Model confidence (mean pLDDT): 76 of 100. The RNA shown here (Bacterial RNase P class A) has 412 nucleotides and comes from a Pseudomonadota bacterium. It is recorded under the gene name rnpB. The organism belongs to Pseudomonadota, within Bacteria. Its Rfam family is "Bacterial RNase P class A". Rfam's curators write: Ribonuclease P (RNase P) is a ubiquitous endoribonuclease, found in archaea, bacteria and eukarya as well as chloroplasts and mitochondria.
RNA sequence: GGAGUCGGUGAGGUGGUCGCCGGCAUGGCAACAUGCGGGAGGAAAGUCCGGGCUUCGCAGGGCAGGGUGCCGGCUAACGGCCGGUCGAGGUGACUCGAAGGAAAGUGCCACAGAAAACAUACCGCCGCCCCACCCCCUGCCGUCCUCACCCGGGGAUAGCAGGCGGGAGCGGUAAGGGUGAAAAGGUGCGGUAAGAGCGCACCGGGCCCCUGGUAACAGGGGCCGGCAUGGUAAACCCCACCCGAAGCAAGACCGCGCAGGGGGUGUCCGCCAGGCGCAAGCCGGUGGCCAGGGUGGCCCGCCCUGUUGCCCCCAGGUAGGUCGCUUGAGCCCCGGAGUGAUCCGGGGCCUAGAGGAAUGGCCAUCGCCGCCGCGAGGCGGAACAGAACCCGGCUUACGGCCAACUCCGGAC
Repeated sequence: GGAGUCGGUGAGGUGGUCGCCGGCAUGGCAACAUGCGGGAGGAAAGUCCGGGCUUCGCAGGGCAGGGUGCCGGCUAACGGCCGGUCGAGGUGACUCGAAGGAAAGUGCCACAGAAAACAUACCGCCGCCCCACCCCCUGCCGUCCUCACCCGGGGAUAGCAGGCGGGAGCGGUAAGGGUGAAAAGGUGCGGUAAGAGCGCACCGGGCCCCUGGUAACAGGGGCCGGCAUGGUAAACCCCACCCGAAGCAAGACCGCGCAGGGGGUGUCCGCCAGGCGCAAGCCGGUGGCCAGGGUGGCCCGCCCUGUUGCCCCCAGGUAGGUCGCUUGAGCCCCGGAGUGAUCCGGGGCCUAGAGGAAUGGCCAUCGCCGCCGCGAGGCGGAACAGAACCCGGCUUACGGCCAACUCCGGAC
């Protein structure tokens, strides 16, 4: 210098100014005004796990259903975290793993391949058998052709005989080849007709014991018979452990009007040539008293209404309001225990709480990064994203800075 691994940390600071949403104080009947103070995150996101809280059900248990699954620890709890074991990957720092059971049972294992699990045999290797059949080789005899004066030579063909030739047939084998993701232990030596755990040694496997470790497990020793056992449980299943359901639109309290139930209340006193009626009386009009309401707070006055009305009470509960609501497994600092997750002790702090809606813009300056410049300095850039009951995790998105470590290359 390059390429990586891993952990931590911040998410710009300060001032000014203009806004937005709550709170408190003052003024105001109110609307509002003024002042003070507060106002997003490491992920507020996905809503994937776990818990608090709330309502319902509720002793408890079981079934069904769901989840988890090496060991130990942490925690309110977890599928999270920490430390370890084993396995896998990487040269390495390091990373990843739903990592119980396949000798309880059932199922499945495509294609290819002889065979995918009560084993089997395509090629190959080996042995036997047979010339009945096909091919080949050798010999004999016959016929034909041909060379040659003759002896004889060459060739073709039917037949017969032989072959410790091939094919075919019968059998052995599972070394080798071939198929497959996976092939019935592996390597070597012996052995054999060829082979084979057929025999032996080592490795692997199973069982037992010892040592270390809380444990997972590791190391060692002995025995076993040549296998006791192919894979698959994010297939059914078995084993162990855990889980009631719904969710702040949970829910609690108050509760307008309308409708419901109960009770109360003057239809009191006159007048009328009004209407109906035999009459009692009923209806209508009008005046007064009383009651209720309105008219600017009170009085007068005026207006309206007085039983399909008005008033009071009751229960449930809608609209609506208040609470739940943020003091909490809280945050910061220091000390201690522990390898660590975490826990303990002391001190300090209060830090959004709303409606679905607010939490921002601009300027200056400092800090960071990049580029330019010898320099003073100049120019540019700053991600992902936006709370709504709260908390612990996981996952996803994203751009900086710092430390440690690993590998490679170079220089001294």